[in-house]
Molecule: c-di-AMP riboswitch aptamer (ydaO/yuaA leader)
Organism: Knoellia remsis
RNA sequence: GACCAGGACACGCACACCGCUUGGCAGGAGCGGGGGACCCACUUCCGGGUCGAUCGAGGUGCCUCGCACCGUGGUCGUCCCUCGGGGUGAAGCCAGCUCCGGCUGGCCGGGCAGAACCUCCGCCCGAACCCGACAGCUCACCUCGCAGGCAUCGAGAGGUUCA
Repeated sequence: GACCAGGACACGCACACCGCUUGGCAGGAGCGGGGGACCCACUUCCGGGUCGAUCGAGGUGCCUCGCACCGUGGUCGUCCCUCGGGGUGAAGCCAGCUCCGGCUGGCCGGGCAGAACCUCCGCCCGAACCCGACAGCUCACCUCGCAGGCAUCGAGAGGUUCA
């Protein structure tokens, strides 16, 4: 995780009239996220594969001193990948073990009654997805999201502030 709203669309109702409800799809709006200068900060890494173009060390063939072909490697572009790097998020760090799937422990982060905060106790969570070699901050500017779940008598104690 409001709110407003369509002289457009669809179904239905109504019909004197630019009518009414609902729905989806666009829009505004407010809030939240990402990208993005100077200045400042950081400089240490610029991975792999495919295709195309171009440059080219060197070489091969040939009747022609010219032509044709191969071509480590470099550059540019397209597409793909992910043990580099980055993003959303509470979802991280360290140590030991490991059958390499994970396991254990510590520190730390998040959740549990009108609102916010603090102390202690108890019970839980610490995932997943995305970008695709690339992004620090960042005015203007560009762009994305506004949804999806859970519960059905549940509920530990104390303190401060607000309503």